[in-house]
The prediction has a mean pLDDT of 85. Predicted 3D model of a 508-nucleotide part of an RNA (large-subunit ribosomal RNA, domain I) from Laribacter hongkongensis.
Context: one part of a larger RNA
RNA sequence: UGCAUCUGGUGGAUGCCUUGGCGAUCAUAGGCGAUGAAGGACGUGUAAGCCUGCGAAAAGCGCGGGGGAGCUGGCAAUAGAGCAUUGAUCCCGCGAUGUCCGAAUGGGGAAACCCACCUCUUUUGAGGUAUCCCUGGCUGAAUCCAUAGGCCAGCGGAGGCGAACCCGGCGAACUGAAACAUCUAAGUAGCCGGAGGAAAAGAAAUCAACCGAGAUUCCGCAAGUAGUGGCGAGCGAACGCGGAAGAGCCUGUACGUGAUAGCAGUCGUGUUAGAAGAACGGUCUGGAAAGGCCGGCCAUAGUGGGUGAUAGCCCCGUAUUCGAAAACACAAUUGUGGUACUGAGCGUACGAGAAGUAGGGCGGGACACGUGAAAUCCUGUCUGAAGAUGGGGGGACCAUCCUCCAAGGCUAAAUACUCAUGAUCGACCGAUAGUGAACCAGUACCGUGAGGGAAAGGCGAAAAGAACCCCGGGAGGGGAGUGAAACAGAACCUGAAACCGGAUGCAU
Numbered sequence: 001u002g003c004a005u006c007u008g009g010u011g012g013a014u015g016c017c018u019u020g021g022c023g024a025u026c027a028u029a030g031g032c033g034a035u036g037a038a039g040g041a042c043g044u045g046u047a048a049g050c051c052u053g054c055g056a057a058a059a060g061c062g063c064g065g066g067g068g069a070g071c072u073g074g075c076a077a078u079a080g081a082g083c084a085u086u087g088a089u090c091c092c093g094c095g096a097u098g099u100c101c102g103a104a105u106g107g108g109g110a111a112a113c114c115c116a117c118c119u120c121u122u123u124u125g126a127g128g129u130a131u132c133c134c135u136g137g138c139u140g141a142a143u144c145c146a147u148a149g150g151c152c153a154g155c156g157g158a159g160g161c162g163a164a165c166c167c168g169g170c171g172a173a174c175u176g177a178a179a180c181a182u183c184u185a186a187g188u189a190g191c192c193g194g195a196g197g198a199a200a201a202g203a204a205a206u207c208a209a210c211c212g213a214g215a216u217u218c219c220g221c222a223a224g225u226a227g228u229g230g231c232g233a234g235c236g237a238a239c240g241c242g243g244a245a246g247a248g249c250c251u252g253u254a255c256g257u258g259a260u261a262g263c264a265g266u267c268g269u270g271u272u273a274g275a276a277g278a279a280c281g282g283u284c285u286g287g288a289a290a291g292g293c294c295g296g297c298c299a300u301a302g303u304g305g306g307u308g309a310u311a312g313c314c315c316c317g318u319a320u321u322c323g324a325a326a327a328c329a330c331a332a333u334u335g336u337g338g339u340a341c342u343g344a345g346c347g348u349a350c351g352a353g354a355a356g357u358a359g360g361g362c363g364g365g366a367c368a369c370g371u372g373a374a375a376u377c378c379u380g381u382c383u384g385a386a387g388a389u390g391g392g393g394g395g396a397c398c399a400u401c402c403u404c405c406a407a408g409g410c411u412a413a414a415u416a417c418u419c420a421u422g423a424u425c426g427a428c429c430g431a432u433a434g435u436g437a438a439c440c441a442g443u444a445c446c447g448u449g450a451g452g453g454a455a456a457g458g459c460g461a462a463a464a465g466a467a468c469c470c471c472g473g474g475a476g477g478g479g480a481g482u483g484a485a486a487c488a489g490a491a492c493c494u495g496a497a498a499c500c501g502g503a504u505g506c507a508u
Base pairs, nucleotide, nucleotide: 001507002506003505004504005503006502007501008500009499015493016458017457020429021428022426023425024424025423026422027421028420029418030417031161032160039101040100041099042055043054044053046079049075050074051073061095062094063093064092065091066090070083071082072081106115107114108113116129117128118127119126120125131158132157133156134154135153136152137151138150139149165196166194167193168192169191170190176183180230206213207212217244218243219242220241221240227235228234248410249409250408252350253349254348255347256346257345260340262336263335264334265333266332268330269329270328271327272326274322275321276320280295281294282293283292284291296313297312298302304316305315306314359383360382361381362380363379364378365377366376369395390405391404392403393402394401445452446451465492468479469478470477471476
């Protein structure tokens, strides 16, 4: 030095576990905001820090309800001071308080800061003062009337935030075409505006085909068909049929009558705390019984979780039944109300029945349809009818025939989505997995910034977390003690390999 065996160190794989994720189903909810949101800054405790809660009334205050023995949130104990059967802590409902920033709104501003004015008020404090729109009023030019403009008031509205879904406006490129220009990607991504719990669409100037149907939306077929297409790549219907759902309506003026909405009460159902809730003992092993053995019991409850190993009967629960002072949602009903921003029906009288529209020319766009034989729809521009004896459509166009009535408006359901709440589930993951994040994570850290973005779980049933002694400056170790176990000792379950030692044997 090598090999072998044994025994250690190092290291943190593997196994087991799960507080966290992921994906679903059903139901709820689908908004919050000038009564100041979302999100923050700074404070706030006997006590230094962080998290949580709260706001100078500051881990809280008041009232009402529940509950019933301990409590003063967590890391996280100790000490101290207190509270509590005259019902605390805790849970639910309603209220009060709610610094500063933030739409931020008195002015300014490098967010959480600086500087004001007015009114009321005893010190002290309280309230008001942004902009735009709407309504009302006062003023008031060029210019007589007027209008514009200015000013004031209003228990009138808006503003900002929010995950996806929806409608509208603007609108790419990579890519594909094996290059590329029409085309495609795609009206996608992105940006902007707007709304709702859904949105949009919607009661035929629709289809059909000589038979007929009868608003819209969504699903299955029709069908990758007919078409369209540098007839390339590709794009891609409709008629009709079967389903889900189903609902139809309104109109001007005047007068009359008069539902409904709204508001209040009552009652019911549900939501926001909760309550009751069956049935087991012995023995053996063991540190521990829920395991083995023996003998019982309950079950509208043998889903699940916990307890020193595997528990229907130990605990929490579960099946089942019951429960609300208060707030909210929905339904019913009674009363009121009076035509309300939006006017059911009826009666009378007079009306109206949609014009720079339909259509046309030029240029574009949308239709599955790329200008094509190109109908249909929209319109930038130029034009421009008819008036129900009328007009539109039936894929150039014409005739016949059929069908419908544009140029005003409203409309539930079936459909789309899930930031969020509750319940339940998984041939989903199990700490290099599963969210980036099981752990104080969008943290530490990096970057001027936009932005990027980790690592990191496990003692034990219980801290019983090792008193005391010894070596040592300490770290660390040896005894002692606890424990089933300490080679479970906090660098803590298991503890693989790489890598590094020690002992023994053999070889050189």
The full RNA is in RNAcentral, with records from ENA.